[in-house]
RNA sequence: UUUCACUUGUCGGGAGAGACUAUAAGUUAGCACCGAAGGAGCAACCACCCCGGAAACUCUCAGGUAAAACGGACCGACAAAGCAUA
Numbered sequence: 001u002u003u004c005a006c007u008u009g010u011c012g013g014g015a016g017a018g019a020c021u022a023u024a025a026g027u028u029a030g031c032a033c034c035g036a037a038g039g040a041g042c043a044a045c046c047a048c049c050c051c052g053g054a055a056a057c058u059c060u061c062a063g064g065u066a067a068a069a070c071g072g073a074c075c076g077a078c079a080a081a082g083c084a085u086a
Stems, first nucleotide, its partner, number of pairs: 001086001007080007018031001020030003032065003038061001039059003045053002
């Protein structure tokens, strides 16, 4: 000096499912439903003395279900930090 991956931040894109019922006037409760915050479970696979790791699959504890707002896995761009290698 370069600097994949990884972490964080900013910007952009970003789905699904009841404008349900009751009560109230603010929310709460009930039933139905969704999976792409988070969480949990298992699998291909990896590792293996033991202990295990692991998904966008599964579950639905949490969260969510008119529009708007908020949130949103993931993708792209930029920046910061920061090792490996050269």
This is a predicted structure of an 86-nucleotide RNA (Glycine riboswitch aptamer) from an uncultured Pelagibacteraceae bacterium.